The part of an RNA shown here (small-subunit ribosomal RNA, central domain) has 350 nucleotides and comes from an uncultured Candidatus Saccharibacteria bacterium. The coordinates come from a structure-prediction model, not an experiment, and the mean pLDDT is 88.

Context: one part of a larger RNA
RNA sequence: UUGGGCGUAAAGGGUCCGCAGGCGGAUUUGUUAGUCAAUUGUUAAAGAUUUCGGCUCAACCGAAAAAGUGCAAUUGAAACGGCAAGUCUAGAGGAUGUGAGAGGUGUACGGAACUCAUGGUGUAGGGGUGAAAUCCGUUGAUAUCAUGGGGAACACCGAAAGCGAAGGCAGUACACUGGCACAUUCCUGACGCUAAGGGACGAAAGCGUGGGUAGCGAAGGGGAUUAGAUACCCCCGUAGUCCACGCCCUAAACGAUCUUGAUUAGAUUUGGGGAGUAUCGACCCUCUCCGAGUCGUAGCUAACGCGUUAAAUCAAGCGCCUGGGUAGUACGGCCGCAAGGCUAAAACUC
Numbered sequence: 001u002u003g004g005g006c007g008u009a010a011a012g013g014g015u016c017c018g019c020a021g022g023c024g025g026a027u028u029u030g031u032u033a034g035u036c037a038a039u040u041g042u043u044a045a046a047g048a049u050u051u052c053g054g055c056u057c058a059a060c061c062g063a064a065a066a067a068g069u070g071c072a073a074u075u076g077a078a079a080c081g082g083c084a085a086g087u088c089u090a091g092a093g094g095a096u097g098u099g100a101g102a103g104g105u106g107u108a109c110g111g112a113a114c115u116c117a118u119g120g121u122g123u124a125g126g127g128g129u130g131a132a133a134u135c136c137g138u139u140g141a142u143a144u145c146a147u148g149g150g151g152a153a154c155a156c157c158g159a160a161a162g163c164g165a166a167g168g169c170a171g172u173a174c175a176c177u178g179g180c181a182c183a184u185u186c187c188u189g190a191c192g193c194u195a196a197g198g199g200a201c202g203a204a205a206g207c208g209u210g211g212g213u214a215g216c217g218a219a220g221g222g223g224a225u226u227a228g229a230u231a232c233c234c235c236c237g238u239a240g241u242c243c244a245c246g247c248c249c250u251a252a253a254c255g256a257u258c259u260u261g262a263u264u265a266g267a268u269u270u271g272g273g274g275a276g277u278a279u280c281g282a283c284c285c286u287c288u289c290c291g292a293g294u295c296g297u298a299g300c301u302a303a304c305g306c307g308u309u310a311a312a313u314c315a316a317g318c319g320c321c322u323g324g325g326u327a328g329u330a331c332g333g334c335c336g337c338a339a340g341g342c343u344a345a346a347a348c349u350c
């Protein structure tokens, strides 16, 4: 390389959108540089194959035959594929009517807790720990009451729950706004799937400018512990955590499981919608569509396990892997204010 693979052994891109490319529903007609068939030519000789022959056999040698792939031409076929034209509705999209939701953005408001300030009551302790100490407190702390200020986060509800492409999303109300499901089967008529490059989004930390800072708290200071203690424990505490705008672009960005479509036992729980049955109306019960779980058949798997939300069985497209270390490093390039990110080796070594 051919291949074989990618939940846990190496391997699914963090996620989505999407140009090119690849692939593409049913049906009719026509056509045909793909495809298929036949014929002809060519595909040197030698070699290889078969048969016959020559060296006493064999290797070796000679003769003949057949085969062979590619290319070209001619003739033909039209199932599949392409192209052209037409038709269809099962894919896709739209319409109408319902519905659920921490989906997003902005503004306003709320209560508990915390902390600060002021005032009242009150007096010697408080705090902290395994035990202590640093620390706070007679300039009156802790405790308690009242008033006022401030910032951050939203107990209960709350769930194996819900929503979102992922990251992620939770007090309440309002405004704006994205997506989804179900029902009707009304419209369009393949408009689709995937997606290299490309674009957008992307936790936390970090960076820039300006604000904010209650609590927590890298760094730092102190007290302990210890042989030491650059830690674990305690007292403080800066950046940060918060807001606005602009960057960064990485994660065990995980379901360690790419996206889309199709097929293949069930049982049970749960969220949302619909129909039937029942009823005065509901509950119950039956069926059905879409999600989220548990168990499990066939099947799969090295095993663990997966099992209609597949890791089963097929199909289309993309990404990725190919012994360990060196190394996700060097060099170069691109990006970034920087930190660094992306792309990505080799010598050598086992």
Stems, first nucleotide, its partner, number of pairs: 003322004007304002012318001014201004021194003025088008034080001035077008049065006091191001092188003095184005103177007110154001114150008125136002162169002206247006215241002220236004258317006266295011299306002323350003332343004